Overview: Predicted 3D model of a 120-nucleotide RNA (c-di-GMP-I riboswitch aptamer) from a bacterium.
[in-house]
RNA sequence: AGAUGUCAAAGGCAAACCCAUAGAAAUAUGGGGACGCAAAGCCUUGGGCCUAAAGUAAACGCUUCUGAGGCGGGCAUGCUGCCCACAAGAAUCGCGAACCAUGGUAGCCAGGUUGCCGUC
Numbered sequence: 001a002g003a004u005g006u007c008a009a010a011g012g013c014a015a016a017c018c019c020a021u022a023g024a025a026a027u028a029u030g031g032g033g034a035c036g037c038a039a040a041g042c043c044u045u046g047g048g049c050c051u052a053a054a055g056u057a058a059a060c061g062c063u064u065c066u067g068a069g070g071c072g073g074g075c076a077u078g079c080u081g082c083c084c085a086c087a088a089g090a091a092u093c094g095c096g097a098a099c100c101a102u103g104g105u106a107g108c109c110a111g112g113u114u115g116c117c118g119u120c
Stems, first nucleotide, its partner, number of pairs: 002120004012037002017032006035107001041113003045110003048105003055099002060096003063091004069086001072084005
């Protein structure tokens, strides 16, 4: 210097879960805790996956408002009145669902980069 992780030693990291904090969320950070990890050290460059605040709005569902008409339905009725349903329109797209990363994930993979010990 290269390859490698069968064995040993010194040590290291820490999943789920719980608590606190931050965040719209995904998730992160700190403490506890250990499923695992030879790069489970570091870097979002490519792909995957997660989230969808902001943004988008042709179509969909819902809500609210406006609302034509009457051989629609229901209730009450002296005149007649009330309720429900229905075209269409509107509500900063109002809510949901949808799309979407500029947000995450390096313990999803590839790539980059640094490094302890043993063995060859």

The sequence was found by an Rfam model in a public genome assembly.